[in-house]
Transfer RNA from a Candidatus Staskawiczbacteria bacterium, 72 nucleotides, folded computationally. NCBI's taxonomy places the organism under Bacteria, Bacteria candidate phyla, Candidatus Staskawicziibacteriota. The sequence is in RNAcentral, with records from ENA. Rfam family: tRNA.
RNA sequence: GCCCCUAUAGUGAAAUGGAUAUCAUAUUUGGCUUCGAACCAAAAGUUGGGAGUUCGAAUCUUCCUAGGGGCA
Repeated sequence: GCCCCUAUAGUGAAAUGGAUAUCAUAUUUGGCUUCGAACCAAAAGUUGGGAGUUCGAAUCUUCCUAGGGGCA
C1' cells in the first nucleotide's frame, strides 16, 4: 500500500428491510426469610460517528474512527 472481518445495555450474545430492538448475566427496588443465599416480581439502561437509498435501516450503499486477520 491492497483486501477481508468485526463494532448492539456494565458484560456476553440474538434480531428475513417492517410495529415499543430481544435474551442471559450484572445493577437497583419490592416480595419471600429471624438474617442472608437461592427463588419470584418490577424498573433503569443499548444499535461506534457522518451522509445517502427506501413508505420504513441494527440490517443495504458510502466516508470516517477503533479493533482483528491476510497478501505484498